Predicted 3D model of a 370-nucleotide RNA (Bacterial RNase P class A) from a soil metagenome. RNAcentral holds the sequence, with entries from MGnify. Model confidence (mean pLDDT): 78 of 100.
[in-house]
RNA sequence: GACCGGACGAUCGCUGUCGCAAGGCAGAGGAAAGUCCGAACUCCGCAGAGCAGUGUGCCGGAUAACGUCCGGGACGGCCGGUUUAAGCUGGUUGGACGGAAAGUGCCACAGAAAACAUACCGCCCGGGCCGCAAGGUUCAGGUAAGGGUGAAAAGGUGCGGUAAGAGCGCACCGCCGCGGCAGUAAUGCAGCGGGCAGGGCAAACCCCACACGGAGCAAGACCAAAUAGGGAGGGAGAUCUGCUUCGGCGGAUCGCGUGCCGGCUCGGCGCGCCACAACCUCCGGGUAGGUCGCUUGAGCCCCGCAGUAAUGCGUGGCCCAGAGGAAUGAUCGUCCUGUCGCAAGGCAGACAGAAUUCGGCUUACAGGUC
Numbered sequence: 001g002a003c004c005g006g007a008c009g010a011u012c013g014c015u016g017u018c019g020c021a022a023g024g025c026a027g028a029g030g031a032a033a034g035u036c037c038g039a040a041c042u043c044c045g046c047a048g049a050g051c052a053g054u055g056u057g058c059c060g061g062a063u064a065a066c067g068u069c070c071g072g073g074a075c076g077g078c079c080g081g082u083u084u085a086a087g088c089u090g091g092u093u094g095g096a097c098g099g100a101a102a103g104u105g106c107c108a109c110a111g112a113a114a115a116c117a118u119a120c121c122g123c124c125c126g127g128g129c130c131g132c133a134a135g136g137u138u139c140a141g142g143u144a145a146g147g148g149u150g151a152a153a154a155g156g157u158g159c160g161g162u163a164a165g166a167g168c169g170c171a172c173c174g175c176c177g178c179g180g181c182a183g184u185a186a187u188g189c190a191g192c193g194g195g196c197a198g199g200g201c202a203a204a205c206c207c208c209a210c211a212c213g214g215a216g217c218a219a220g221a222c223c224a225a226a227u228a229g230g231g232a233g234g235g236a237g238a239u240c241u242g243c244u245u246c247g248g249c250g251g252a253u254c255g256c257g258u259g260c261c262g263g264c265u266c267g268g269c270g271c272g273c274c275a276c277a278a279c280c281u282c283c284g285g286g287u288a289g290g291u292c293g294c295u296u297g298a299g300c301c302c303c304g305c306a307g308u309a310a311u312g313c314g315u316g317g318c319c320c321a322g323a324g325g326a327a328u329g330a331u332c333g334u335c336c337u338g339u340c341g342c343a344a345g346g347c348a349g350a351c352a353g354a355a356u357u358c359g360g361c362u363u364a365c366a367g368g369u370c
Stems, first nucleotide, its partner, number of pairs: 001370004006335007014027005029351001033362002036360005041216004053212005058072005073097001075094008098207002103205002105201003120147002122143003126139005155173006174196001175194004180189003220292004230283005237254007255273007299318003303314004336349005
């Protein structure tokens, strides 16, 4: 780094599906997890442009897409080689790897100084004083090689040079500029010119380039009660009479409507009869409830081809949970692994667990295999 992640059987259940029934068949994961990215799908929004905001950021490729993956480059760390150093080189590894010569800001402590450079110790020239001398001390200067501080100190290594020093001069390395060659590109290589300007931090503000509408399957679509609302509509009453608080309440006869007596006619019984209410019919919205979305999909397996690879293409085969307050469980037996035990035998078996579906990332994980 890749893969597996206890095995088999019996009994009793649970969910789905097939079946008239008996019963048959199927039933969690590599992460089903975190919900951190990217999509499919659905609904809402949307003239165009800009501001704000958020994200991404070397180059090329893969992909439906990505902040993912593959390949490459530069840089840093570690290990090795080159006698040592700068440097060169081989291997391995890391990552938000555009810009620090647009501007602003910050750089703790320590330190002389943290960016208009500076001078604590030191080194050196000169003067004064002390001393026989060696030297000490002090003043004025020169210097930045050495020491010291720091995460970081104003190019590095060496030779020359000098009073001591210094890119002061030179060689090599680094850096900057210019054009050339190689490469799709990032970039690399050598050349010429320049003694060197420009410390670090952008996961500080910021600048540059590019991208971005919102909510999420409790998305959303369909069917649709009972009860209570909303809207529209429907009708056969008449006569006599009793009581009355003058509003109405009741009785009788006839008639009409309607329900029941299995259907029809007659008949009987019940209810209603001027409309407010109730009753009946119709329409419409919502709720409960139900159905769909829901698992055939950027699917899985084998082989072949293309490609360094990610991945793509092709032939053949396969169907592999779909619940919905939510099934996938429990017990027993045999074995396996670990452990305790002289033994019989006992104990333990990681992380965890679907909820619209995919592609990633991250995190957890006993033990085993390569």

The model forms 94% of the base pairs in the Rfam consensus. Its Rfam family is "Bacterial RNase P class A". Rfam describes the family as follows. Ribonuclease P (RNase P) is a ubiquitous endoribonuclease, found in archaea, bacteria and eukarya as well as chloroplasts and mitochondria.